This is a predicted structure of a 372-nucleotide RNA (Bacterial RNase P class A) from a Thermodesulfobacteriota bacterium. Model confidence (mean pLDDT): 76 of 100. RNAcentral holds the sequence, with entries from ENA. The gene name in the source record is rnpB. It matches the Rfam family "Bacterial RNase P class A". Rfam classes the family as a ribozyme. Of the family's consensus pairs, 92% are formed in the model.
């Protein structure tokens, strides 16, 4: 002085003036005064819950999701350590991280051969050639070719045999809560990828969703037509199936009997009317702040004081000053002067996450190159 990495925070106070919405307090009323008033991402609707409502919230099936290992949390597909494996020189960053001998599936081209496979060059043999045979060590071809690196052996060659590795098995010590990690002894010499392809395993999941739901008022036509069922079957019962559970099952007329019909209930499709009003849920929260404690850390505990939007076609805005921030010029430097008030963007039952758009400041930490 360049070039990265990784972390935090803010993303506006204060005051006047004028408009607006809520609460509370005055006031016959018009009004007044006092308190408060959007975000770190309110965004996406990706997950999980709180909370509501469906008697099936009981068992399966379908669906859906997870996926080293240990703790966090209400809880997740989230966070935080740590283990293995990849990347990068390094600070650091990626990894849907159980099983490919349970079975199906594909691996294009090239290339002799790509699941249990293969001789294209080329080596050694025999032979006069053609041609046999006999190899995968070397070359080629591919993202990958069925261990590596020496030596020995061999016609020539091969874990054929040895060494020492890598890798798989078994056995033992040692560390570690664990996932794993080091080490000893042995041994058969060696046996592709893809499951973020269908699969397999092991965990975990009801469905809807504030336009949930609950109470008023109000009004029209408590309308027509059709099906099913009203009893030993049937029909019904949050979203799809199954099985177990639970609810309906009345009344009256006709009929010689068998039966039949009507009216009522349940449950369903169409088609047509009505009302789209008010209140309510609705903001005290698995809340934030600050301190102490414990833990590497997520976080948790105690213990103090705080109350921070509840609109309902939908409020929080406009100027001016001052601080802060920033950005431009002078100055060694204290300052001085001017300029802006930034970007990304605004609730709608709430929280906890993650993703994704973005403007400032700070602090650490690496690599390079240079001067002292």
């Nucleotide at each position: 002085g360049g070039a990265g990495g990784c972390u935090g925070u803010c993303u506006g106070g204060c005051g006047g003036c004028c408009g607006c919405c809520g609460c509370c307090g005055c006031g016959c009323a018009c009004g007044c005064g006092g308190c408060g008033g959007a975000g770190g991402a309110a965004a996406g609707u990706c997950c999980g819950g709180a909370c509501a409502c469906c008697a099936c919230a009981g068992g399966g099936c379908a669906g859906g999701g997870a996926g080293g290992u240990c703790g966090c949390u209400a809880a997740c597909g989230g966070c935080g350590a740590c283990c293995g494996g990849g990347g990068g020189c390094g600070a650091c960053c990626c990894c849907a991280g159980g099983g490919a001998c349970a079975g199906g599936g594909c691996c294009a081209c090239a290339g002799a051969a790509a699941a249990c496979a293969g001789a294209c060059c080329g080596c050694c043999c025999c032979g006069a050639a053609a041609g046999g045979g006999g190899u995968a060590a070397g070359g080629g071809u591919g993202a990958a070719a069925c261990g590596g690196u020496g030596g020995g052996g061999u016609a020539a060659g091969a874990g054929c045999c040895c060494a020492c590795c890598a890798g798989c098995c078994g056995u033992c010590c040692g560390g570690g809560c664990g996932a794993c990690c080091g080490g000893g002894c042995g041994g058969g010499c060696u046996u592709g990828g893809c499951a973020a392809c269908c699969c397999c395993c092991u965990c975990c999941c009801g469905g809807u969703g504030c336009a949930a739901g609950g109470c008023c008022a109000a009004a029209u036509a408590g309308g027509u037509u059709c099906c099913g069922c009203u009893u030993c079957a049937a029909g019904g019962a949050c979203g799809g199936c199954c099985c177990g559970u639970c609810c309906u099952u009345u009344u009256u007329c006709c009929u010689c009997a068998g039966g039949g019909a009507a009216a009522g209930g349940c449950g369903g499709a169409a088609c047509g009317g009505g009302u789209u009003g008010g209140c309510u849920g609705c903001u005290c929260g698995a809340g934030g702040c600050c301190g102490c404690u414990g833990g590497c850390a997520a976080c948790a505990g105690c213990a103090g004081g705080c109350c921070c939007a509840g609109a309902c076609g939908a409020a929080u805005g406009g100027c001016c000053g001052c601080c802060g921030u920033c950005c431009c010029g002078g100055g060694c430097a204290a300052c001085c002067g001017g300029g802006a008030u930034a970007a990304c963007a605004g609730g709608a039952u709430c929280c906890g996450g993650c993703u994704u758009a973005c403007g400032g400041c700070a602090g650490c930490c690496u690599c390079c190159g240079c001067c002292a």
Overview: NCBI's taxonomy places the organism under Bacteria, Pseudomonadati, Thermodesulfobacteriota.